[in-house]
RNA sequence: CACUUAUUAAGAAAAGCAGAGGGAUACGCCCAAUGAAGCUUUACCAACCCUGUAAUGGUUUAAGGUUAAAAGUUCAAAAUUUAAAGUUUUAUUACUUUGAACUUUGAAUUUUCAUCUUUGAACUUUAAAGAAGGUGGGAAUUCGUCACGCUACAAGCGUGAAAAAUAAGUC
Numbered sequence: 001c002a003c004u005u006a007u008u009a010a011g012a013a014a015a016g017c018a019g020a021g022g023g024a025u026a027c028g029c030c031c032a033a034u035g036a037a038g039c040u041u042u043a044c045c046a047a048c049c050c051u052g053u054a055a056u057g058g059u060u061u062a063a064g065g066u067u068a069a070a071a072g073u074u075c076a077a078a079a080u081u082u083a084a085a086g087u088u089u090u091a092u093u094a095c096u097u098u099g100a101a102c103u104u105u106g107a108a109u110u111u112u113c114a115u116c117u118u119u120g121a122a123c124u125u126u127a128a129a130g131a132a133g134g135u136g137g138g139a140a141u142u143c144g145u146c147a148c149g150c151u152a153c154a155a156g157c158g159u160g161a162a163a164a165a166u167a168a169g170u171c
Base pairs, nucleotide, nucleotide: 002170003169004168005167006166007165008164013042014041015040016039017038021031022030023029026145027144028143044137045136048134049133050130051129053127054126055125057124058123059122060121061120062119063118064117065116067114069112070111071110072109073108074107075106076105077104078103080101081100082099083098084097085096086095087094142163146160147159148158149157150156
């Protein structure tokens, strides 16, 4: 410089230096030697950034606890099937022991998901307050203008746009 968002009807001193312009631009209309613009000092106005607080606000996240569900692993018990051994029987007949498979129940542990709650952190919203810091600001609505509408065509009013200023952010 550019882009985005928000605001723009309120508000706000003196002193010194300085010496003719200023109100962004154009056109109007105003301000200004009863001192313009600019600079310095001390104050002031405002609340965009900011500071702290509040809300059982919202979102995300970390840790802990409770409850519930699913899956895996281990242990124990029971039933069924099967292999081996012993005893027994006319006979793998019957009984006992050990091992394996499968099912059910219980316990422990791990993982995942859900719910509730506690503590902390970050971001954000709202409210009133504050003014240390970063900005900004101090005639007239941003002085008016452009478009549309209201209005008796004037004056005026309302809404919106363009441009501009300021802040925050992005680049």